[in-house]
Context: one part of a larger RNA
C1' cells in the first nucleotide's frame, strides 16, 4: 500500500449528490402512550423505570403426617413442620459495569406515488411497473362464444348467463360533465347502386333451306356501399377576436366569427409549468430542493378515470431529535495479503 476489524481528546453531519457507510437502539418485566382512523388500528407509538448475590417477611403453587366424618373407599373435609419452586417488599454485600459475554427495533413530524399481502427484467433496474379484490362495457342460449388443429378431434366444461370469453379501470369514500360531425360498432329496411346467374329483344357471319355460330338490349338479381337512426366506463374531441363599472386595475355584462360540442366538478409552477430560482408565506444565520398558498394550466381534468384517504412500502422527496472517525484531522492497534529471503 490493499482488504477486513478494534479504539479515540474536543466538536457532532461542519462530510457528501444524498447521513451512503458506521454508530446509536436492542431480549424480558412494569408504568405510560398523540394526531388521525375504514374504530380493526396507529402502537413495541413516543417517553420513563427495573434487574446480580445474601438475609428476613409475606403471598402463592406443589405433599404427606395428623385429625374429623360417614356411604369403609385408591372415599370426603380440614390440614401443618420440612422440602422444592414462583412473585413482591424491606434490609444488606461486591464491582467501573448485574439482560455484566453472544444473539436481539434508532426514532419522530411532513409531502408524492401505489390502497393492501403478493409479482418482475436468472446475470447492472424490485419500482410509482405487473397483479389484485372491487367497478363497468362487449360477446355468448349450448353442438355457446372464444381458442388449438389439415382433419378427426380437443380445451372451454363432464360447466349453462350468480356461467364462460374478451376490453378498460383498479380497495374504500365523494364523484364521473358536454359533443354521435368524423371513425368504429349496433339496429333499420322503403329507395339508389351492384356480381355471377336467369332472361333473351336486336344485330352479324354462314347456308338453297332447316339450322349452326356469334352478339348480347329491356327486365330479374345478395351481402356490401349510399341512405335513416342509435351508441362515449366505443376510437376520440372538448375555440377565437373586440368592447364595457364614478381612481387605477379587472370584467359579473355586451358584440362578433367559427364549431359536432367548446373543458363542468375537482385539482393545479404538479412525477405534468417553457418563461422560472414565477410571486407571497413557513422552515434556515443563509434554502434552484421542501411545505402551505396564489392561478398567468407553454402543454391537468373526470374508469388511457378526477379528487381525497386510515393502514401498508428494502419506494421517492425534504425536515427534527438521538448517535457517531462521514468530517474538522488525523492517530494508534489486530490478524491476513502484498514485499524480502527460502
Nucleotide at each position: 500500500c490493499c482488504a477486513u476489524c478494534g479504539u479515540u481528546a474536543a466538536g457532532g453531519a461542519a462530510c457528501u449528490c444524498g447521513g451512503a457507510a458506521a454508530a446509536u437502539u436492542g431480549a424480558c418485566c412494569c408504568c405510560g402512550u398523540a394526531a388521525c382512523u375504514u374504530a380493526g388500528g396507529g402502537a413495541g407509538a413516543a417517553g420513563g423505570g427495573g434487574g446480580a448475590c445474601c438475609u428476613u417477611u409475606u403471598a402463592u403453587g406443589u405433599a404427606u403426617a395428623u385429625g374429623a366424618g360417614c356411604u369403609u373407599g385408591c372415599c370426603u373435609c380440614a390440614g401443618a413442620a420440612a422440602g422444592c419452586g414462583u412473585a413482591a417488599a424491606a434490609g444488606g454485600u461486591a464491582g467501573c459495569a448485574u439482560a455484566a459475554a453472544a444473539u436481539a427495533g434508532g426514532u419522530u413530524g411532513a409531502a408524492g406515488c401505489g390502497a393492501c399481502u403478493g409479482u418482475u427484467u436468472a446475470u447492472c433496474a424490485a419500482a410509482a411497473a405487473c397483479a389484485c379484490a372491487g367497478g363497468u362495457c362487449c360477446a355468448u342460449g349450448c353442438c355457446a362464444a372464444a381458442g388449438c388443429g389439415a382433419a378427426a378431434g380437443c380445451u372451454g366444461a363432464u360447466g349453462u348467463a350468480u356461467a364462460c370469453g374478451g376490453g378498460c379501470u383498479g380497495a374504500c369514500g365523494c364523484c364521473u360533465g358536454c359533443c354521435c360531425a368524423g371513425u368504429g360498432c349496433c339496429g333499420g329496411u322503403a329507395g339508389g347502386u351492384u356480381a355471377a346467374g336467369g332472361g333473351g329483344a336486336u344485330u352479324a357471319g354462314u347456308g338453297a333451306g332447316a339450322g349452326c355460330u356469334a352478339u348480347g338490349a329491356a327486365c330479374u338479381g345478395a351481402a356490401g356501399c349510399c341512405c335513416c337512426g342509435g351508441u362515449g366506463a366505443a376510437c376520440g374531441g372538448c375555440g377565437g377576436c373586440c368592447g364595457u363599472a364614478a381612481c387605477u386595475a379587472u370584467a359579473a355584462c355586451g358584440g362578433u366569427c367559427c364549431u359536432a360540442a367548446g373543458g363542468u366538478a375537482g385539482c393545479g409552477a404538479a412525477g405534468u409549468c417553457c418563461c422560472u430560482u414565477g410571486u407571497c408565506g413557513g422552515g434556515u444565520a443563509a434554502g434552484u430542493u421542501c411545505c402551505g398558498a396564489c392561478c398567468c394550466g407553454c402543454a391537468c381534468g373526470a374508469a388511457a378515470g378526477g379528487c381525497g384517504u386510515a393502514a401498508c412500502g428494502a419506494u421517492c422527496u425534504g425536515g427534527g431529535c438521538g448517535c457517531u472517525g462521514u468530517c474538522u484531522c488525523a492517530a494508534c492497534c489486530a490478524g491476513a495479503g502484498a514485499c524480502u529471503c527460502g
Molecule: large-subunit ribosomal RNA, domain IV
Organism: marine sediment metagenome